[in-house]
RNA sequence: CGAGGCGGCCGGACGGUCGCGUGCCACGUCGGGGAGACCCGCUACCGGCACGAGGAAAGUCCGAGCUCCACGACGCAGGGUAGCGGGUAACACCCGUCCGCCGCGAGGCGAGGACCAGCGCCACAGAGACGAGCCGGCGGCCGGCUUCGGCCGGCCAGUCGGGUGAAACGGGCAAGCUCUAUCCGGUGCAAGGCCAAAUAGGAGGGUAGGUUCGGGGCUUCGGCUCCGGCGACAGGUGCGUCGCCUGGCCCUCGGGUCGGCCGCUCGAGGCCGCGGGUGACCGCGGUCCUAGAUGGAUGACCGUCGCCGUAGCCAUCGGCUGCGGUACAGGACUCGGCUUACAGGCCGCUCUCGCU
Numbered sequence: 001c002g003a004g005g006c007g008g009c010c011g012g013a014c015g016g017u018c019g020c021g022u023g024c025c026a027c028g029u030c031g032g033g034g035a036g037a038c039c040c041g042c043u044a045c046c047g048g049c050a051c052g053a054g055g056a057a058a059g060u061c062c063g064a065g066c067u068c069c070a071c072g073a074c075g076c077a078g079g080g081u082a083g084c085g086g087g088u089a090a091c092a093c094c095c096g097u098c099c100g101c102c103g104c105g106a107g108g109c110g111a112g113g114a115c116c117a118g119c120g121c122c123a124c125a126g127a128g129a130c131g132a133g134c135c136g137g138c139g140g141c142c143g144g145c146u147u148c149g150g151c152c153g154g155c156c157a158g159u160c161g162g163g164u165g166a167a168a169c170g171g172g173c174a175a176g177c178u179c180u181a182u183c184c185g186g187u188g189c190a191a192g193g194c195c196a197a198a199u200a201g202g203a204g205g206g207u208a209g210g211u212u213c214g215g216g217g218c219u220u221c222g223g224c225u226c227c228g229g230c231g232a233c234a235g236g237u238g239c240g241u242c243g244c245c246u247g248g249c250c251c252u253c254g255g256g257u258c259g260g261c262c263g264c265u266c267g268a269g270g271c272c273g274c275g276g277g278u279g280a281c282c283g284c285g286g287u288c289c290u291a292g293a294u295g296g297a298u299g300a301c302c303g304u305c306g307c308c309g310u311a312g313c314c315a316u317c318g319g320c321u322g323c324g325g326u327a328c329a330g331g332a333c334u335c336g337g338c339u340u341a342c343a344g345g346c347c348g349c350u351c352u353c354g355c356u
Base pairs, nucleotide, nucleotide: 001354002353003352004351005349006348007347008346009345010344012305013304014303015302016301017300018299020052021051022050023049024048025047028042030041031040032039033038054328058339059338061337062336063335064334065333066188068186069185078184079183080182081181082180083097084096085095086094087093098112099110100109101108102107113179114178118177119176120173121172122171130170134162135161136160137159138158139156140155141154142153143152144151145150192262193261194260195259202253203252204251205250206249207248210230211229213228214227215226216225217224218223233247234246235245236244237243269288270287271286272285273284274283275282276281306326307325308324309323310322311321312320313319314318
């Protein structure tokens, strides 16, 4: 210098004009109190202030917290996991290590329990891929023919060799069923809880000894009483009174719906330092607070700058100008992981290989 390996980080900045969500703020055509200064409460249209997505918020694939339901024990069914040891709340995650495979190497990957329980499978080729047996030589036996030298055919758990194939009677495969060991109840914030209209429906009571109306009298100032006004529902039970039934009207109670509130964001939390450990990680101390929407806010435009690519010019290791690009993607109860997507860029390594 070139080509790699491993680990970590960032992923636009500033300003302007409009706009959105949440919280707070009163000097408010708001309510109450006070003699008043003012105090308390309520509200947030306008106005002011503060805050307002991610490294993956994603896929919803694992593991948990939390929630409600279920719950005697054992077994069956179903599902997960799988060398060994450790970390963790837990895991299929992470760390260390053994073994196997890949790479010259730094390193990377592993679907790494058991085919001496049973079943199943083993492409193509080959007779045959697991109770199959093809071709040839030799040996033995039997039968036929014979010119008596042999020849032909059949048979054998016989023996030797050949051919196909990754593997040929030796086996291999559990990212096949299965067996072994071990773990697992279901449900997901639309969980769950609280408040609570109108209308309809349910239960109970009332339908007059009523009345927030006007006037008079009495009063222990709480009320009592008289006159007037208003009201004193409809139907059925032959009629009247009472009772009962049905409906209307009024009151009360309880359940649900519309709607609202809680759950809701401070958590196995982030950062820094010290200590322990090979490491994952753990302990102690300090410090910080950082979205809570509910048809779902976090945006749009403009300017300047930055970064990358490209072209031209100056010119020589830099500068100027033009054009283009500036990603993937977006909370919805919360964490720990995994996987996937991503313009462009940065840092570290006492890691490797090659050339000089």
Overview
This is a predicted structure of a 356-nucleotide RNA (Bacterial RNase P class A) from a Candidatus Limnocylindrales bacterium. It matches the Rfam family "Bacterial RNase P class A". About the family: Ribonuclease P (RNase P) is a ubiquitous endoribonuclease, found in archaea, bacteria and eukarya as well as chloroplasts and mitochondria. Gene Ontology terms of the family: tRNA processing, ribonuclease P activity and dimeric ribonuclease P complex. By type it is a ribozyme. The sequence is in RNAcentral, with records from ENA. Model confidence (mean pLDDT): 77 of 100. The gene name in the source record is rnpB.